[in-house]
The prediction has a mean pLDDT of 84.
A computed fold for a 90-nucleotide RNA from a chicken gut metagenome, annotated as THF (Tetrahydrofolate) riboswitch aptamer.
The RNAcentral record of the sequence draws on MGnify.
Its Rfam family is "THF (Tetrahydrofolate) riboswitch aptamer". From the family's description: Tetrahydrofolate (THF) riboswitch was first reported for Ames et al. as an RNA motif in 5' untranslated (5'-UTR)regions of folate transport and biosynthesis genes in Firmicutes genomes. Rfam links the family to the GO term tetrahydrofolate metabolic process.

Parts: sequence; structure tokens; C1' cells
RNA sequence: CAGAGUAGAUAAGCAGCGUUAAGUGUCGCAAAAUGGGAUGUUGUUUGCGAACGAAGGCGUAACCGCCGCGGUUGCUUGUCGCGUCCGUUG
Repeated sequence: CAGAGUAGAUAAGCAGCGUUAAGUGUCGCAAAAUGGGAUGUUGUUUGCGAACGAAGGCGUAACCGCCGCGGUUGCUUGUCGCGUCCGUUG
């Protein structure tokens, strides 16, 4: 001098959940984790509270099935990807 490596973000595929409304998103309070180590938040997550809020349809007696819908969940892959100090590779 250059690089590797995080939490996550995003796209696709697969499998789910809900549609008898959870989830997602917003606000407030508290907390946790977060490149290999230390530290750190305006990023991430968890808990509690508050407000707001939806696209259903067909077949069926119902179960169930199919097609949709949800700013929906997980896994895999691709791309992007730590502020400071130390460490690490060349």
C1' cells in the first nucleotide's frame, strides 16, 4: 500500500403461514447480538404498550383442493456490505 472476513440489504428459485388477520410496516419504552479482538449506532434483532390496517374467488354439506392476494416466514444461490483501534494475509 492492497486484500480477506460481520450484522444485514436486495433479486431469483423452492417450501410454508395467513386471508375466520396473524404477519409486515409506524410510534414510544427497555434490552440483546453484531468482520478475529476491543469499542460503537443513525444499521439489525427481541420483549411490552399504542395507533393504523387488507383481496378474495371457484368447486364442496364440511374438511379439503385450485387460482389469487399479503409492502407475509424460512432455506439456498447471486450481488452489495462496519465507523475507530488492534490483529490477520500478500